[in-house]
């Protein structure tokens, strides 16, 4: 340099173009002498960035950036 792939709460990770799941963690509560575990509840997302298409974009298209793999 070329090709492919990836980017979503603190972390991991889903999502046919139509309200952004779940796990873990954090916080509060129940329980306990007290913790842990278990159970209940709550908060937490500019969906990497900039454009385009569309009535409507995490999703499709283009460009940029980061990570990974392959080729040279």
């Nucleotide at each position: 340099g070329g090709c492919a792939u990836u980017g979503u709460g603190g972390c991991c990770a889903a999502a046919u173009g139509g309200c952004a799941a779940g796990g873990u963690g954090u916080c509060g509560g129940u329980c306990u002498c007290g913790u842990a575990a278990a159970c209940c509840g709550a908060a937490g997302a500019u969906c990497a960035c900039g454009g385009g298409u569309u009535c409507g974009a995490c999703c499709c298209c283009c460009g940029u950036c980061c990570g990974u793999g392959c080729c040279u």
Transfer RNA from Astyanax mexicanus, 72 nucleotides, folded computationally. Its mean pLDDT, the model's own confidence on a scale to 100, is 84. The sequence is in RNAcentral, with records from Rfam. The source organism's lineage runs through Eukaryota, Chordata, Characiformes, Acestrorhamphinae and Astyanax.